[in-house]
C1' cells in the first nucleotide's frame, strides 16, 4: 500500500404452521371482553441443537503382480446442505423471531 472468503457492527428484504381443547391467575361491580402462564392434543422448521453418502484414512483379511503397489469386500474413525429428526423454538392479524441473501462501513490476519 491492497484484493476474496471468512468475523464485528449497520441499513434492506426474508418463509412456515391452531383465533384448537380444558385449567388457572391478573384487568374489571358484573357480562361481554383483553392478556399472561401450565397440561393434552394436532402441526411448522429457516436461531440453537443432533443424525449421515460418496469421497479419505486406519486395522485385519482375501485376490493381481517379479516389485513399487492395485483391487475388493467387512470393520472403525472423519464426514456437506435450505436432506432428515423435531430436543429446543415456534403455529390468527399485528408485533417480535428468523436460516440465508444484497449493500455499505471497520478491525484483524495476510499478501507484495
Nucleotide at each position: 500500500u491492497c484484493a476474496a472468503a471468512g468475523c464485528c457492527g449497520u441499513c434492506u428484504g426474508g418463509a412456515g404452521a391452531g383465533c384448537c381443547g380444558c385449567c388457572u391467575c391478573g384487568c374489571g361491580c358484573a357480562a361481554c371482553g383483553c392478556g399472561a402462564a401450565g397440561c393434552g392434543c394436532a402441526c411448522c422448521g429457516a436461531a440453537g441443537g443432533a443424525g449421515c453418502a460418496a469421497g479419505c484414512c486406519g486395522c485385519a483379511g482375501c485376490c493381481c503382480g517379479g516389485g513399487u503397489g492395485g483391487g475388493u469386500g467387512g470393520c472403525g474413525g472423519u464426514g456437506a446442505a435450505u436432506c432428515u429428526c423435531u430436543c429446543a423454538g415456534g403455529u390468527a392479524c399485528c408485533a417480535a423471531g428468523g436460516a440465508c441473501a444484497g449493500g455499505g462501513g471497520g478491525a484483524g490476519c495476510g499478501g507484495c
Glycine riboswitch aptamer from Acidovorax sp., 112 nucleotides, folded computationally. NCBI's taxonomy places the organism under Bacteria, Pseudomonadati, Betaproteobacteria, Burkholderiales, Acidovorax. Its Rfam family is "Glycine riboswitch aptamer". Rfam describes the family as follows. This family represents the bacterial glycine riboswitch.